[in-house]
RNA sequence: GGGGCUGUAGCUCAGUUGGGAGAGCAUCGGCUUUGCAAGCCGAGGGUCACCGGUUCGAACCCGGUCAGCUCCACCC
Numbered sequence: 001g002g003g004g005c006u007g008u009a010g011c012u013c014a015g016u017u018g019g020g021a022g023a024g025c026a027u028c029g030g031c032u033u034u035g036c037a038a039g040c041c042g043a044g045g046g047u048c049a050c051c052g053g054u055u056c057g058a059a060c061c062c063g064g065u066c067a068g069c070u071c072c073a074c075c076c
Stems, first nucleotide, its partner, number of pairs: 001072007010025004019056001027043005049065005
């Protein structure tokens, strides 16, 4: 330098037929208990990596940028 994959909640990830942003764990509150744990119920938490474009409408399509992983090439 080139190719591929990945980037979504604090963490691990789902969602890519374009129209509701979600799950589990964690956190907080309540119930239960003498208390703790476990269990049950509920709540909060997101510029969907960034910029731009297409579209009535973008996490999803297109272009560019950044970061991580990986392969190839180059140099040593």
The RNA shown here (transfer RNA) has 76 nucleotides and comes from Sandaracinus sp. It matches the Rfam family "tRNA". Rfam's curators write: Transfer RNA (tRNA) molecules are approximately 80 nucleotides in length. Lineage of the source: Bacteria > Myxococcota > Polyangia > Sandaracinaceae > Sandaracinus.